[in-house]
Predicted 3D model of a 65-nucleotide RNA (transfer RNA) from a marine eukaryotic metagenome. It matches the Rfam family "tRNA".
RNA sequence: GCGUAGCUCAGCUGGCUAGAGCAUCGGUCUCCAAAACCGGGGGUCGUAGGUUCGAGUCCUACCGC
Numbered sequence: 001g002c003g004u005a006g007c008u009c010a011g012c013u014g015g016c017u018a019g020a021g022c023a024u025c026g027g028u029c030u031c032c033a034a035a036a037c038c039g040g041g042g043g044u045c046g047u048a049g050g051u052u053c054g055a056g057u058c059c060u061a062c063c064g065c
Stems, first nucleotide, its partner, number of pairs: 001065003006022004015053001024040005046062005
């Protein structure tokens, strides 16, 4: 310094319901498949505390790299 979905990452000065791409699943299309298009599922945001009306975001300790 980093830790956020299976993987790669975004998330601004703390604010509404946590997101993107890839992957995966379903559908349309096709003789079948691929491609393309449409849609869905998937997260205790490393762990435990603290501050705050409110924490992915700030503070402390710890764990991992």

Model confidence (mean pLDDT): 81 of 100.